[in-house]
């Protein structure tokens, strides 16, 4: 330098054919317990890597850039 994959909640990851952003774990509060753990209920936490474009509508499609991993030279 070229190619491919990835970037979504604190962490690990879903998100289909463009149409209301989710799960598990973690956190907070409550119940339970003498207390802790386990268990049960609830809550908070995202402007989806950045910037543009297409569209009535973009996590999803297109372009550029950044970062991570793999391959080629």
């Nucleotide at each position: 330098g070229g190619g491919c994959a990835g970037u979504u909640a604190g962490c690990u990851c879903a998100g289909c054919u463009g149409g209301a952003a989710g799960a598990g774990c973690a956190a907070u509060u409550c119940c339970c317990u003498u207390a802790c753990a386990a268990g049960g209920a609830a809550u908070a936490g995202g402007c989806c890597g950045c910037a543009g474009g297409u569209u009535c509508a973009a996590g999803u499609c297109c372009u550029g850039c950044a970062c991570u991993g793999c391959c080629c030279a």

The prediction has a mean pLDDT of 81.
The RNA shown here (transfer RNA) has 73 nucleotides and comes from Candidatus Endomicrobium embiratermitis.
Its Rfam family is "tRNA". By type it is a transfer RNA.
The sequence was found in a public genome assembly.